[in-house]
RNA sequence: CCAGACGGCCGGAUGGCCGCCGUCGCCGCCUCGGGCGCGCGGCGGAGGAAAGUCCGGGCUCCUCGGAAGCACGGAGCCGGGUAACACCCGGCGGGGGCGACCCCAGGGAAAGUGCCACAGAGAGCAGACCGCUCGCCCCGAGCCGCAAGGCCGGCGAGCAAGGGUGAAAGGGUGCGGUAAGAGCGCACCGCGCACCCGGCAACGGGGGCGGCAUGGCAAACCCCUCCGGGAGCAAGACCAAGUAGGGGCGGCGCGGGGGCGGUCGCAAGACCGUUUCCAGGUUGGUUUCCGGGCCGGCUGCCCGGGUCGGUCGCGCGAGGCGCCCGGUGACGGGCGUCCCAGAUGAAUGGCCAUCGCGCGGGCCGUGAGGCCCGCGACAGAACCCGGCUUACAGGCCGUCUGGCGUU
Repeated sequence: CCAGACGGCCGGAUGGCCGCCGUCGCCGCCUCGGGCGCGCGGCGGAGGAAAGUCCGGGCUCCUCGGAAGCACGGAGCCGGGUAACACCCGGCGGGGGCGACCCCAGGGAAAGUGCCACAGAGAGCAGACCGCUCGCCCCGAGCCGCAAGGCCGGCGAGCAAGGGUGAAAGGGUGCGGUAAGAGCGCACCGCGCACCCGGCAACGGGGGCGGCAUGGCAAACCCCUCCGGGAGCAAGACCAAGUAGGGGCGGCGCGGGGGCGGUCGCAAGACCGUUUCCAGGUUGGUUUCCGGGCCGGCUGCCCGGGUCGGUCGCGCGAGGCGCCCGGUGACGGGCGUCCCAGAUGAAUGGCCAUCGCGCGGGCCGUGAGGCCCGCGACAGAACCCGGCUUACAGGCCGUCUGGCGUU
């Protein structure tokens, strides 16, 4: 210098003007312990992902006396971290890369069921297409040869080395062995079994025995271990308009005549109580044993629910930053310090100036470079927190690997 691996960080800066949301103070107004202000001033006001809503929690309500189990869903090498996790850290095993490093749903297939397409002879208590070997040697009307015999074909056996099919063909390589072969025998590797050593463990190493036996698929059912009750801030709590509506208690005609009694009055008479008669009817209907009952209607008082709307939940938290200590690390502990958005038809914006970075274009300059113009990413809180995943213009820092060059 080139190519690359891993980790961390930033996501324009400053100022002015005008606005928006929250909060505090002052002022003004009103129906005045409160509310409003389209008044002033101070302070605060998006992200690394606020996103997807995929996992784990806090919080709230619901079921239940509390828990467990079934079903269902999820996790699944080992150890650790954490409030918890499908997250993180450190290891193990397998795979990839020259390497830094990266990737892995990584329990059980001799518990059972199931599947193994196509091709192929044979795919699960395996099989013989081509092939290899031996025999018959007349079985053949074939070929060669004087002949012996050989070749080809046929038949009967043996084999599974080689070819071929396939994702996969009942261990692999080599030597021996054999008619040809074959774990048939042996060595090494693999596999299985128990043992010893190291490690908390996953696992690794070692020598021994077994001739090899039941191939793969569990992101097929299933088995084993562990975890999970459900719904979600539109949770939930409070206040509470109506010419909306529920419940309880009570009330709901009135005129005339006569008799009797009482009070007042000198009297006429007035009023009250009771009884009787009349007109007849009660706020509607119905029933009646005439006391009333039931269903409505109007009205007074009281009570509770609840819509629109409003308030709370709702910003001090598994909090941020700095230092020290423990730990390989995730992380934990201690001390100090800071208070840091809270909207709800939903604020966080716009314009201007100066500077800076990157990209594109143009001009000037021999050149280093300078000037002008344009553009600048993904995206935006909505109960909160821990993760994961995905998107992202451009830039910065650190550690490491491979190659080339110079000394």
Bacterial RNase P class A from an Alphaproteobacteria bacterium, 407 nucleotides, folded computationally. The sequence was found by an Rfam model in a public genome assembly.